[in-house]
Small-subunit ribosomal RNA from uncultured Treponema sp., 1496 nucleotides, folded computationally.

C1' cells in the first nucleotide's frame, strides 16, 4: 500500500469498446461576491513599437575648466587671480555579470560519471622577488573650414597609471644536450649552454635618510570560473534502406589557450548502417511538477542549474573572458528624420501601446534591506531587488451572529378530497456577544547592523599616519501612521451556486404536448413528464459554485510488475536455413554478469519525518532521512557467460530388415464415350415437373461388325497408406527421396528455434508450341417467370490434357506455429519386433474413438492437449471506412505484397438459454382434408355493412375474433343527429338564507308546441299562539348537468386461441449463469388419463368427477293428470263413486365400476364377449387453467384526467337514423312432379295468459267485427300442429312452377300509419329453368325437412331463443390444405417470418482520394555575381618614437589584389502545404424507386 459503476441480450456468461465517479491546472467562460495572509499573472504572434527609465563609476591616474563665489582692475563691454566644481575629453576598471525569451537545436545541447600526461583563468588569497633609465605623440583646448543634420576636415599647441626605446632577469619561456624518475604520453625533479622578454605611479604621515596604504611588473602555489574529450541515459516515422570525397585513416606543414580534417598539400580506400545509418517530423534539456499502491504515464509556467538567441543573415575587433540584448562593420526587410545630397533605429530588460486572442496587471514608490559595478572612502549607479497597486487566478484562515423561543408550530408560500402536512425554532420576541465594520486614540514597537567618532587591549616599529580585537556612542525607513494595542457604537456592513430518472446524495405541483427544449453515457418530450420550463421543498459545496479545455487515474484497454491468438481481434500456406535468442553431464581456472562491505559523487530548493517562527493554517526556518543512480575499491563463487580438459544419455553415421496411390521418366492394358465406314431395321428419338429448342424418311434412336481419337483409371477401397504442405490411385520397368523396427559399432553437444533470404506451393489465370474424346465459364437458342441478363433443357468457345516459362493466391482448416519433457485408463485399426505357437500377451512407430485429473466463457480439449512446464518465431488490441487510398517492391497482364487517415457508430462479436418461426424432421389430434348430404356465390325480396348523398342521414363494432353485431323489435317517444322556437340554480340531487303557498286539479285565451297570461277549486301535522316539521313554487349562493374527449389512464364485463391439454410451485439435484430437472423417455388415453422407468420427491391451477336435463328401474305421494279391477250413469266421453295397479307428475333411491369372462401386455390399458334399458366419458348442458391480442366497450354501469357552463346543459315541434348509381356479408322464397293445387281426415312437445289469453254462437270471401262463457290456469284459453299418410287434378310448359312489382278496395294497432307499420281480398304476374372462380355447415335422433311456442312489443319477425314431428348418406384413410399438442433440429428472428435484411438508382449534407493545372514554403545540387571581414600577396601613397651623421632602413597605416565568403541571380530535380473544372468511391440521413441476395 490496490474499491468500482452504467451501457450490446427477452434473459445469461464471456470478449470488447464507449461513458462516469477521483486528483490536478500559469487556465478561460456563466452566475455570484465580505475580509486578511502567502503565492501566481501574454501559454496566442521570436508580430510591430510612441514615451520614460533599465551600466556605470573613479579628480586618491591626467591635462583642464563653463557657471557661481571672493579679491583686484576696468574703456563698464569686461579682464586678471584665487576658491569651487558641472559637463565634455584622455586613461583605468566594469559594460561577457544581472535581467528577458525559448525561435533554432535530436546535438556531447542536456543529465550523470569520468578524463585533460592536450588547456586557459581579470578581480581575490598566499609566497618569495622586482620597480633602473630615456623618448615621441595625441584628445580635450584654440583658430579656420564643410554640412539641414548626423558628423567631420585642416592648422597650432598640451598631460598621464595612455604609447615607445635601453638596462636588469631569482624564477618563467623557447632551443640544444645530460641525469634521476613516472602510469604510454607535451607530466615531475635536476644540471649545463645559448636566446628573447618587465614595470607606473598616486595618496597620507613625518619630514634627515623614510614609513604606511592603494596601485604597477616577472614568477610559484591556491581558490574560483571556463574550454576541450569520452562512457552511459532520455522523442516519433522503415509508406525514410542504404549514406559518405574532407568523406575514413596516415605523413608533413599551418592554426588554437588547448587534442583533433579544425584547415591545407600529398598518399591510401576507407568510415557508418537492421543493436536502425541517412532522411523526414516534432521538440530547448534537467532538478523538479501532476497523477499513480507501485511500476509507469504526462509535463518542463513560477523557483534553481545548464544551453541557445537578441529585427533576419554574415563578419571580425577589443578584451582575462564575446564572435558581445541596451558595442562595431556589411547585406536584407521594416519604421522614422531630411534642405533629397544624406542620415537614424532595434523593449525576447521594467512599465506602457497597437494588433492577435477565450485569455494574462501599474507608463507606481525606494535604493531603507539583500546583492552587484566603480571608488581608499564618503558616495554614485542599480525597473536586479525590496515594496505597494490591479485580478477570487490558486492555496490557507476568518466572518456574515449566539442562546432561549410552539397549549397560537403565527402570517405568507407550496402540497392535499378533507383531516392535515411542509417551509419550521426557521421567523417574530427576549437575553447576550462584537470577530469583522465605523469613529477616535496610542503605536518611530519589530524590520538595524555597520561606516564614522570615542575608549580599552594587542603585534610590529625610532615616531606618526596606519594594522588587528573588543566595548560604548551613533545618522539613515520606500512600505506607512502600516502591523498591532486600546476606547466607544451597534446584529449592526456581509450568501451564493449547482443538482434532485439510473450511475449519484436529494421530489412534488403547475405549464408544455416528439413542440419548446434537455443530455457525460444509457436516454427523456407525441395530454397525467420525479428527465423540458417555473415554483415550492430537498441534497451538495460554500466566497465561492458550476461549465469548458488539458493530463494522469480508474484502463490488467499495449499487460516488466500484469493480457491474449480452436469458435470472440489474433498461428505466417509449407519447408529449408543466415543473423540473433536459448541450450546436456562432470572437473579446473579467471571473475564479465550476479551478491555483499567501504569510499567518492548524487548542488540548493522540492518531497518525507521531527522540531521551531508568524494568534492557527497556507507560508517560512532548522535538523535528519531520502535522492532507488553513477564511479571506484575490497571480498564471495552457487547460477549464467568465458577459457580449458573429459563424458554419452541429446543429435548424427554405418551395417540388417520392412511397409507404402512419396517423386521423376519411359513402355503397355482393358472398359466406357464420341466420331467415321458398313450391315440389320423403321418412325420416331432426345429431353423435362411438364414442354420446347434440337435430331430423324437425305433412314435417326436401337442393334451388329470394323476403324480412329483423346481423357480418365469401375471393382479392390477402408473409419486404410505415403508425403513438410499443396497433394498422390490401371499395370510394368528404371532412377530417386523420406520413414519405421531390432541388435551392434562409431563421432562426441555436432542441438532447438529462426527476423530477413531461398525453395516448394490446389484451382483458376497468363505467354509460346502441341493436343482436343468427354465436360464446360463466355455466348446462342428453348423454357420458367410479373420480369429471369438465373436455377432446368438443347448446343457451344476459351479452358480442362502435354512440354517449357510466369503467376504465388484459397474456408492453403484440425480455422489449433515448431521442438523437447512430464501427467489415470479403455477400445479399434495400419506397420515392425520379442515371447508363445488355436484364439494370444508384451514392446515400438503411425492413425481414430471414448474418457480421469486438469483446463476452458461455454462449446469442448483431454499422452495426436486447448493439461503442466521450457525455448524461439509469427500475430492481435472496438465496429464501419478498408485489405480501400497513397507511396514503394514484384508481375507481360490480370493482379499480388506491404498498408493508412479523415469521417462515423454505442456498439460490432463468441458460446450457451428460453421462446417464436421454418416451402426442417418424427409422433398425434380436430367435419382439417378425404368420403358423403345439403347449401352460399347467379335471381327476387328482407336485413346489416361499406361507399355515396344529405341540413342530418347520431354513435360504436372492422381479418380470423365487425357486417339479422350493441338493437330482445327507430311512425311520435326511444334519439344521442339536423332545422327552428324557448329556458338559465336549470329537466334531475343535496344544503343554507329569504319569501310565498299544502300538494294538486279544472277552465279560458295566445302559440306548432314548449310555454306564457288569466281564472276557479283546493289549504297537511303538532301547538293556545308565535312558530316548528313535511311538501311545492320563486329569489340568491354553493352547485347541478354533459350519449363531450381519452377503452393507449382505468374497474367491471366480454370475444378469441380453446373445452386445446396444458400452465406452474416447494424442497432437492445439475449448471459460473440465464436456466434445466420434475413436465423428458417406453407404453396408453378424449386428457400432464394412467402405468413402468428415471435425481428426483411432492404439491397447486387446469383434465376427470362432484351439479342440471335426458335414457331404465324401485319406494313414497296422488289433483286439475291417469283408469286395470268393482259399482253407477249417458247418444257418447274418467262423466260419477272410487282406486293408487298402469301412464304420467313430483320427491328420495338403485343402476355402470373395465365389476365379470376370454385374448394380448411387466403394468396401465386395449380387443372381443356375456349379462344389461344403458358399456367403456351412455347422450346433452353448465363449467373456460397460466396467459395472448395496448382485442372490444368511457354510448349499460362505475371511474382518473381534460373540456363546455345564457351551452357541448335542458324543454318542445317538425325532420332524420327508412336516402340510393353501386359493392359485400347474413338470410327468406324459388326455379318445380320426392312437386303444385283441391278435398277429406291423423299424431306433438315446450311455452304463454289479467290494461291478459279469449271459448261457444252470429256477421264478413278474408284480415276481422259483434259477443261474452271460462281461466291467475296438469283445470280455461292461445291451439289449427305441419310435413307425412289417403283421394283427385295438373304432365315439363316460364307452366295450375315462382311470387316480386304495381293498381284498386279494406282490416287492425295507435293521439297520429304522407315521409315510414303489419295484415286481408280482387287484379297484375317481374327475375328465375339449379347458379363462374370460389366458399360454408354437418358424423346420429345428427344433416336435411316440417310446423309450434316465447322474449321484445300498442302495433310491427324472413332475425334471435326454445320445442317437438319425419328422418338419412358417408368416414378407405392421414399424402395434401387449415388450426392445434408433444419431442427434436437450424436460426443473423425476440415488436418474435406480417420477423430480419442486401445492393443499384434518385435527393440532401459531410469528410476523403484522383485531377489539366495553379500559388506558396523548405531544404539540395551546379554555375554566376560577390558586401563586410580575417588570412595571404604586393610595394602605389603616407609615415612621431627604434637604427643611422646623412641618404636611407626596419616597422606600421592606407591603397591595390588573391582564396574563402552572406544576401542575391540562373538552371535542375526533390519534399511539403493551399487551391482546382471535372471524376471516383465512402459515410450519414424522413415512411422515395426497383428487385429479394443472406438468416429456416
Nucleotide at each position: 500500500u490496490u474499491a468500482g459503476a452504467g451501457u450490446u441480450u427477452g434473459a445469461u456468461c464471456c470478449u470488447g469498446g464507449c461513458u462516469c465517479a477521483g486528483a490536478a491546472c500559469g487556465a478561460a467562460c456563466g452566475c455570484u461576491g465580505g475580509c486578511g495572509g502567502c503565492g501566481c499573472g501574454u501559454c496566442u504572434u521570436a508580430a510591430g513599437c510612441a514615451u520614460g527609465c533599465a551600466a556605470g563609476u573613479c579628480g586618491a591616474a591626467c591635462g583642464g575648466c563653463a557657471a557661481g563665489c571672493u579679491a583686484c582692475c576696468u574703456u563698464c563691454g569686461g579682464g586678471u587671480a584665487g576658491c569651487c566644481u558641472a559637463g565634455a575629453g584622455u586613461g583605468g576598471c566594469g559594460g561577457a555579470c544581472u535581467g528577458g525569451u525559448g525561435a533554432g537545436u535530436a546535438a556531447c545541447a542536456c543529465g550523470u560519471g569520468g578524463g585533460u600526461g592536450a588547456c586557459a583563468u581579470g578581480c581575490c588569497u598566499u609566497c618569495a622577488g622586482g620597480a633602473c633609465u630615456g623618448g615621441a605623440a595625441u584628445a580635450g583646448c584654440c583658430u579656420g573650414c564643410a554640412g539641414a543634420a548626423a558628423u567631420g576636415c585642416a592648422g597650432g599647441g598640451u598631460a598621464a597609471u595612455g604609447c615607445c626605446g635601453g638596462a636588469u632577469a631569482c624564477g618563467g619561456u623557447g632551443c640544444a644536450g645530460g641525469a634521476c624518475g613516472u602510469u604510454a604520453g607535451g607530466g615531475g625533479u635536476u644540471c649545463u649552454g645559448c636566446a628573447a622578454g618587465a614595470a607606473a605611479g598616486g595618496a597620507g604621515c613625518a619630514u634627515u635618510u623614510g614609513c604606511u596604504c592603494c596601485g604597477c611588473c616577472g614568477g610559484g602555489a591556491g581558490a574560483u570560473u571556463g574550454g576541450c574529450c569520452c562512457g552511459c541515459g532520455g522523442c516519433c516515422c522503415a509508406u525514410u534502406a542504404g549514406c559518405u570525397a574532407g568523406u575514413u585513416g596516415g605523413u608533413g606543414a599551418g592554426g588554437u589557450a588547448a587534442a583533433g580534417g579544425c584547415c591545407c598539400a600529398c598518399c591510401a580506400a576507407g568510415g557508418c548502417a537492421a543493436u536502425g545509418a541517412u532522411g523526414g517530423g516534432u521538440a530547448u534539456c534537467c532538478g523538479g511538477c501532476c497523477u499513480g499502491a507501485g511500476a509507469g504515464g504526462g509535463u518542463g509556467a513560477u523557483c534553481g542549474g545548464a544551453c541557445a538567441c537578441a529585427u533576419u543573415g554574415g563578419g571580425a575587433c577589443u578584451g582575462a573572458g564575446a564572435u558581445a540584448c541596451g558595442g562595431c562593420c556589411c547585406a536584407g526587410a521594416c519604421u522614422c528624420c531630411u534642405a533629397c545630397g544624406g542620415g537614424a533605429g532595434g523593449c525576447a530588460g521594467c512599465a506602457g501601446c497597437u494588433a492577435a486572442g477565450a485569455a494574462u496587471a501599474u507608463u507606481c514608490c525606494g535604493c531603507a534591506a539583500u546583492g552587484g559595478a566603480g571608488g581608499a572612502a564618503a558616495c554614485u549607479c542599480u525597473g536586479a531587488c525590496g515594496g505597494a497597486g490591479c485580478g477570487a487566478c490558486g492555496c490557507c484562515g476568518c466572518g456574515u451572529g449566539g442562546a432561549u423561543g410552539a397549549u397560537u408550530g403565527a402570517a405568507g408560500g407550496c402540497c392535499g378530497a378533507a383531516a392535515g402536512g411542509u417551509u419550521g425554532u426557521a421567523a417574530a420576541a427576549u437575553c447576550c456577544u462584537u470577530u469583522u465594520g465605523a469613529a477616535c486614540c496610542g503605536g518611530a514597537a519589530g524590520a538595524a547592523u555597520a561606516a564614522g567618532c570615542g575608549c580599552a587591549g594587542g603585534a610590529g616599529g625610532g615616531a606618526a599616519u596606519g594594522c588587528c580585537u573588543g566595548c560604548g556612542u551613533g545618522g539613515u525607513g520606500a512600505c506607512g501612521g502600516u502591523a498591532c494595542g486600546g476606547u466607544u457604537c451597534g446584529a449592526a456592513u456581509a450568501a451564493g451556486c449547482a443538482a434532485c430518472g439510473g450511475c449519484u446524495a436529494a421530489u412534488u405541483a403547475c405549464g408544455u404536448g416528439c413542440c419548446a427544449g434537455c443530455a457525460g453515457c444509457c436516454g427523456c418530450g407525441g395530454u397525467a413528464a420525479c428527465a423540458c420550463g417555473u415554483a415550492a421543498g430537498u441534497u451538495g459545496c460554500g466566497a465561492g459554485c458550476g461549465u469548458u479545455g488539458u493530463u494522469c487515474g480508474g484502463a490488467a484497454u499495449u499487460a516488466u510488475u500484469g493480457g491474449g491468438c480452436g469458435u470472440a481481434a489474433a498461428g505466417g500456406g509449407c519447408a529449408u536455413g543466415u543473423a540473433g535468442g536459448c541450450g546436456g553431464u562432470c572437473g579446473c581456472g579467471a571473475a564479465a554478469g550476479u551478491c555483499u562491505g567501504g569510499c567518492g559523487u548524487g548542488a540548493a530548493a522540492u518531497c518525507c519525518a521531527u522540531g521551531g517562527g508568524c494568534u492557527c493554517a497556507a507560508c517560512c526556518c532548522a535538523u535528519g532521512a531520502a535522492c532507488u543512480g553513477c564511479g571506484u575499491u575490497g571480498g564471495a563463487a552457487a547460477c549464467u557467460g568465458c577459457g580449458u580438459g573429459a563424458c554419452u544419455u541429446g543429435a548424427g553415421u554405418c551395417g540388417c530388415u520392412g511397409a507404402g496411390g512419396g517423386g521423376a521418366a519411359g513402355c503397355c492394358a482393358g472398359a466406357a464415350u464420341u466420331c467415321c465406314g458398313g450391315g440389320u431395321g423403321u418412325a420416331g428419338g432426345g429431353g423435362u415437373g411438364g414442354a420446347a429448342u434440337c435430331u430423324g424418311u437425305a433412314g435417326a434412336u436401337a442393334u451388329c461388325c470394323g476403324g480412329a481419337a483423346g481423357a480418365a483409371u469401375a471393382c479392390c477401397a477402408a473409419u486404410g497408406g505415403c508425403g513438410a504442405a499443396g497433394g498422390c490411385a490401371g499395370g510394368c520397368u528404371u532412377c530417386u527421396a523420406g520413414c519405421a523396427g531390432a541388435c551392434g559399432a562409431c563421432u562426441g553437444a555436432c542441438g532447438c528455434u529462426g527476423a530477413g533470404g531461398u525453395g516448394c506451393g490446389a484451382a483458376g489465370g497468363u505467354g509460346c508450341g502441341g493436343g482436343g474424346a468427354g465436360c464446360a465459364a463466355a455466348c446462342a437458342g428453348g423454357a420458367u417467370u410479373a420480369g429471369a441478363u438465373a436455377c432446368c433443357c438443347u448446343g457451344g468457345u476459351a479452358g480442362u490434357c502435354c512440354g517449357c516459362a510466369c503467376a504465388g493466391u484459397a474456408a492453403a482448416c484440425a480455422a489449433u506455429g515448431u521442438a523437447c519433457a512430464c501427467u489415470a485408463g479403455g477400445u479399434g485399426u495400419c506397420u515392425g519386433a520379442a515371447c508363445a505357437c488355436g484364439a494370444g500377451u508384451u514392446c515400438g512407430g503411425g492413425u481414430g474413438c471414448c474418457g480421469a485429473a486438469g483446463c476452458g466463457a461455454a462449446c469442448g480439449c483431454g499422452a495426436u492437449a486447448a493439461g503442466u512446464g521450457u525455448a524461439c518465431c509469427g500475430c492481435c488490441u472496438g465496429g464501419g471506412g478498408a485489405g480501400u487510398a497513397u507511396g514503394c517492391c514484384c508481375g507481360c497482364a490480370a493482379g499480388g505484397g506491404u498498408g493508412a487517415a479523415a469521417c462515423u457508430c454505442a456498439a460490432a462479436g463468441g458460446a450457451a438459454u428460453u421462446g417464436a418461426c421454418g416451402g426442417g424432421g418424427g409422433c398425434c389430434c380436430g367435419c382439417a382434408c378425404a368420403a358423403g348430404c345439403g347449401g352460399u356465390g347467379g335471381a327476387g325480396c328482407a336485413u346489416g355493412u361499406g361507399g355515396u348523398u344529405u341540413a342530418a342521414u347520431u354513435c360504436g363494432a372492422u381479418g380470423g375474433u365487425a357486417c339479422g353485431c350493441g338493437a330482445g323489435g327507430a311512425a311520435c317517444c326511444u334519439u344521442a343527429c339536423c332545422u327552428g322556437g324557448g329556458c338559465u340554480u336549470g329537466a334531475c340531487a343535496u344544503a343554507u338564507a329569504c319569501u310565498g303557498g299544502a300538494a294538486u286539479g279544472g277552465c279560458g285565451c295566445a302559440g306548432a308546441g314548449a310555454u306564457g297570461c288569466g281564472u276557479c277549486a283546493g289549504c297537511g301535522u303538532a301547538g293556545c299562539a308565535a312558530u316548528a316539521c313535511g311538501u311545492c313554487g320563486g329569489u340568491a349562493u354553493a352547485c347541478a348537468g354533459g350519449u363531450g374527449c381519452u377503452g393507449c389512464a382505468u374497474g367491471g364485463c366480454u370475444g378469441u386461441c380453446g373445452u386445446c391439454a396444458g400452465c406452474u410451485c416447494g424442497u432437492g439435484c445439475c449448471g459460473u449463469g440465464a436456466g434445466g430437472u420434475g413436465u423428458u423417455g417406453g407404453g396408453u388415453u378424449a386428457a400432464g388419463u394412467c402405468c413402468c422407468g428415471c435425481a428426483a420427491c411432492g404439491a397447486g391451477c387446469g383434465c376427470a368427477a362432484c351439479c342440471c336435463c335426458u335414457g331404465c328401474u324401485g319406494c313414497c305421494a296422488g289433483u286439475u293428470a291417469c283408469c286395470a279391477a268393482c259399482a253407477g250413469a249417458u247418444a257418447a266421453u274418467g262423466c260419477u263413486g272410487g282406486g293408487g295397479a298402469c301412464u304420467c307428475u313430483g320427491g328420495c333411491g338403485g343402476g355402470a365400476c373395465u365389476g365379470c369372462c376370454g385374448g394380448u401386455g411387466c403394468a396401465a390399458a386395449c380387443c372381443g364377449g356375456a349379462g344389461g334399458a344403458a358399456g367403456g366419458u351412455g347422450g346433452g348442458g353448465a363449467u373456460g387453467a397460466c396467459g395472448u391480442c395496448a382485442a372490444g366497450u368511457c354510448a349499460u354501469c362505475a371511474u382518473g384526467g381534460c373540456c363546455c357552463u345564457u351551452a357541448u346543459g335542458u324543454c318542445c315541434a317538425g325532420g332524420g337514423c327508412u336516402a340510393c348509381a353501386c359493392a359485400c356479408g347474413u338470410g327468406c322464397u324459388a326455379c318445380a312432379a320426392u312437386g303444385g293445387c283441391a278435398g277429406a281426415a291423423a299424431c306433438a312437445g315446450a311455452g304463454c295468459g289479467a290494461a291478459g289469453c279469449c271459448a261457444a254462437a252470429c256477421c264478413g270471401u278474408g284480415a276481422g267485427g259483434u259477443g261474452g262463457a271460462g281461466c291467475a290456469a296438469a283445470a280455461c284459453g292461445c291451439a289449427a300442429a305441419a310435413a307425412a299418410g289417403c283421394u283427385g287434378c295438373c304432365g315439363u310448359a316460364g307452366u295450375u312452377c315462382g311470387g316480386a312489382u304495381u293498381g284498386g278496395a279494406g282490416u287492425c294497432u295507435g293521439a297520429a300509419a304522407c315521409c315510414c307499420g303489419a295484415c286481408u281480398c280482387c287484379a297484375u304476374g317481374a327475375a328465375g329453368u339449379u347458379g363462374g372462380a370460389a366458399u360454408c355447415g354437418c358424423u346420429a335422433g345428427u344433416a336435411a325437412u316440417c310446423g309450434c311456442g316465447c322474449a321484445u312489443c300498442a302495433g310491427c319477425a324472413c332475425g334471435g331463443c326454445g320445442c317437438g314431428g319425419u328422418g338419412a348418406a358417408u368416414a378407405c384413410g392421414u399424402u395434401c390444405c387449415c388450426g392445434g399438442g408433444c419431442c427434436u433440429u437450424g436460426u443473423a428472428c425476440a415488436c418474435a417470418c406480417c420477423g430480419c435484411c442486401c445492393g443499384u438508382c434518385a435527393c440532401a449534407c459531410c469528410a476523403u482520394c484522383c485531377g489539366a493545372g495553379u500559388a506558396g514554403a523548405g531544404g539540395a545540387u551546379a554555375c554566376c555575381c560577390g558586401a563586410a571581414g580575417c588570412c595571404g600577396g604586393u610595394a602605389g601613397u603616407c609615415u612621431a618614437a627604434c637604427c643611422g651623421c646623412a641618404a636611407g632602413g626596419a616597422g606600421g597605416a592606407c591603397g591595390c589584389u588573391g582564396u574563402c565568403g552572406a544576401a542575391g541571380g540562373u538552371a535542375u530535380g526533390c519534399u511539403u502545404u493551399g487551391u482546382g473544372a471535372g471524376g471516383a468511391g465512402g459515410g450519414u440521413g424522413a415512411a422515395g424507386u426497383c428487385g429479394u441476395a443472406a438468416c429456416a
The coordinates come from a structure-prediction model, not an experiment, and the mean pLDDT is 84.